[in-house]
RNA sequence: ACAUCGAAAGGGCAACGCUGCUGAAAGGCAGUGACGCAAAGCUACGGGUCUAACGCCGAAAGGUCACGACCGCCGGGCCGCCGAA
Numbered sequence: 001a002c003a004u005c006g007a008a009a010g011g012g013c014a015a016c017g018c019u020g021c022u023g024a025a026a027g028g029c030a031g032u033g034a035c036g037c038a039a040a041g042c043u044a045c046g047g048g049u050c051u052a053a054c055g056c057c058g059a060a061a062g063g064u065c066a067c068g069a070c071c072g073c074c075g076g077g078c079c080g081c082c083g084a085a
Stems, first nucleotide, its partner, number of pairs: 005083002012037002017032006035072001041078003045075003048070003055064003
């Protein structure tokens, strides 16, 4: 130095809820607030999940469809603080 691993130390992130904004929705952003997290850092590459505006079908009800979304669902890729056993 690197890998595995995760004691300690310094810290970091921030669920649900609430408020505001935004979006057709799923959701996202900001404030507040902490459920938790050793990658709960980034990435939509694979799987999975969510929504269905537009489109298509339908007399209608409705059905169907990501080009939309989720990385705190799993895996992959990239980067990363500290250093005991």
c-di-GMP-I riboswitch aptamer from Olavius algarvensis associated proteobacterium Delta 3, 85 nucleotides, folded computationally. Its Rfam family is "c-di-GMP-I riboswitch aptamer". Rfam describes the family as follows. GEMM was predicted in a large-scale screen for bacterial structured RNA regulatory elements.